[in-house]
RNA sequence: UCAGUCGGCCGGACGGCCGCUCACACCAGUGCCGAAAGGCGGUGUGGGAGGAAAGUCCGGGCUCCACGGACAUACGGUGCCGGAUAACGUCCGGCGGGUUCACGCCCAGGGAAAGUGCCACAGAGACUUAGACCGCCGCGGUGCGUUGCGUAUUGCCGCGGCAAGGGUGAAACGGUGCGGUAAGAGCGCACCGCGCUGCCGGCGACGGCGGCGGCAUGGUAAACCCCACCGGGAGCAAGACCGAAUAGGGACGGCGCGAGACCCGCUCGCGCGGGCACUCGGGAUCGAUGUCCGGAUCCGGCCGUCCGGGUAGGUUGCUUGAGGCGCCGGGCAACCGGCGUCGCAGAUGAAUGGUCGUCACGCGCGGGCAACCGCGCCAUACAGAACCCGGCUUACAGGCCGGCUGAUGCC
Numbered sequence: 001u002c003a004g005u006c007g008g009c010c011g012g013a014c015g016g017c018c019g020c021u022c023a024c025a026c027c028a029g030u031g032c033c034g035a036a037a038g039g040c041g042g043u044g045u046g047g048g049a050g051g052a053a054a055g056u057c058c059g060g061g062c063u064c065c066a067c068g069g070a071c072a073u074a075c076g077g078u079g080c081c082g083g084a085u086a087a088c089g090u091c092c093g094g095c096g097g098g099u100u101c102a103c104g105c106c107c108a109g110g111g112a113a114a115g116u117g118c119c120a121c122a123g124a125g126a127c128u129u130a131g132a133c134c135g136c137c138g139c140g141g142u143g144c145g146u147u148g149c150g151u152a153u154u155g156c157c158g159c160g161g162c163a164a165g166g167g168u169g170a171a172a173c174g175g176u177g178c179g180g181u182a183a184g185a186g187c188g189c190a191c192c193g194c195g196c197u198g199c200c201g202g203c204g205a206c207g208g209c210g211g212c213g214g215c216a217u218g219g220u221a222a223a224c225c226c227c228a229c230c231g232g233g234a235g236c237a238a239g240a241c242c243g244a245a246u247a248g249g250g251a252c253g254g255c256g257c258g259a260g261a262c263c264c265g266c267u268c269g270c271g272c273g274g275g276c277a278c279u280c281g282g283g284a285u286c287g288a289u290g291u292c293c294g295g296a297u298c299c300g301g302c303c304g305u306c307c308g309g310g311u312a313g314g315u316u317g318c319u320u321g322a323g324g325c326g327c328c329g330g331g332c333a334a335c336c337g338g339c340g341u342c343g344c345a346g347a348u349g350a351a352u353g354g355u356c357g358u359c360a361c362g363c364g365c366g367g368g369c370a371a372c373c374g375c376g377c378c379a380u381a382c383a384g385a386a387c388c389c390g391g392c393u394u395a396c397a398g399g400c401c402g403g404c405u406g407a408u409g410c411c
Stems, first nucleotide, its partner, number of pairs: 001407010012359007020048008031040003050382001054393002057391005062235004067294007075231005080094005095109001096107004110226002115224002117220003133166002135162008143151003174192006193215001194213008239316004249307007258280003262275005282299005323342008362377006
């Protein structure tokens, strides 16, 4: 200097005038709007959209809902090891695999010997001694000469051997090399791979070093499945309060509705009818289903279907948080702890805008070797909170800073 890769940051600034919104202080309000609850003014000071506010894909905080525990099944999620975290499907560090010259980057990373399915087409053969298209080798015949025989494997035919070479394919029943063979083949050997196994290192995933064995039961699970672990629901349109209004509604079907005590009525009495949730028992319902245990509510109740009525107003929730920033300590890191400091939007048809001037960045034109100068344009990327937070994913004109790797050149 060039290229690659990883990380961080900005993504306009200043001033004047007018306007919007929130908080606080003061002043003004007997006024206006409204059925009510409630709302509305002026002045001053201070604050006022994001790195993604987006997607709504995960996880929570918070709010509400009688459900809680154990076992089993269904459904959903995750999937190597260790750690971080409030938690996660996130993040950090490792292991293994793939990729890159490297730095780095990627992995939906448990199980194929529990079972089922699939491997199209092409190809000779794609489920365990599978497979022969082109081929390689041996023997015999054919050709030429010929008494015997010799010669030639150029081509063809038949029989036998082979699966090493080539081809097909995503993938060919181990790979490379040497030996051996008529030609070949783990046929034998060396190394690699694979299976069994011993020792060592590591918390572990795994790795290293050996021994024995010629040894292949292919691939595929973001195919069904098996295994391990995890899992209530709904959501700020949650919820609370105030005001106003209404019908605590109706129909059909199914299930259940015991006894004691007490009360009322009747009876000469036995007893009969009704009420009542006090006691015992039973029954129904309770956020997937079933069983067991416990709990809550109800017993003119529960389940299912259908019809019908009221509420569209106001206030709150609403911004102090698993918060930001700085420093120190621990840790490879994610992150944790301590000290200090700051107070950093809260709208509700939805606020942060308009205008003027200057400067910066960028673009265009002209001058200039260049630095630079002049004129004009521009307010420029992706894009706007709506309860809050931790992530992931997607979008982004232009620009700045730094680390690492490779190449080249100079000292």